[in-house]
RNA sequence: GACCGGGGGUCGUCGUCACUGGAGCCGGGGAACCAUGUUCCUGGGGUUAAUCGCGUGCUCGGAGGAUGCCACCACCGCCGCCUCCACCCAUGCGUAGGGUUCUUUGCCGCCCGCACCCGUCAGCUAACCCGGUAGACGUCAGACAAAGAGGAG
Repeated sequence: GACCGGGGGUCGUCGUCACUGGAGCCGGGGAACCAUGUUCCUGGGGUUAAUCGCGUGCUCGGAGGAUGCCACCACCGCCGCCUCCACCCAUGCGUAGGGUUCUUUGCCGCCCGCACCCGUCAGCUAACCCGGUAGACGUCAGACAAAGAGGAG
């Protein structure tokens, strides 16, 4: 994630509907100033509350070590082994952050802490430029406190 039109269609009206305009809300790009050394390794970035940390396992890659084989020796190469680092995914415990009383705030309790996109590229950023405005479910919606609003008499 409103709303208001246009258009097609109809004898006409309403609804629906390809497409389209506006509008409110939302997001991205984009100067100066400021900030930022550059490149590689293991790219980087965006939407969202949904980030990050410590373990375990797992896939794949890099570095080092010992041994065996090949070989006149060695290098190289091959097979498996060990150690460390990093990545993907899964999982456990936490965590930045977020939700929850049909007005607001506080406290406690209870929950969430996903997913997707760009494609080697983007700091902020006035003017300016671009885009989204959908979809899927559920069934009584926690206790207390303070403040306030509305309605009726």
The prediction has a mean pLDDT of 76. The RNA shown here (c-di-AMP riboswitch aptamer (ydaO/yuaA leader)) has 153 nucleotides and comes from a Nocardioidaceae bacterium. Taxonomically the source falls in Nocardioidaceae (Bacteria, Bacillati, Actinomycetota, Propionibacteriales). It was read from a public genome assembly, where an Rfam model found it.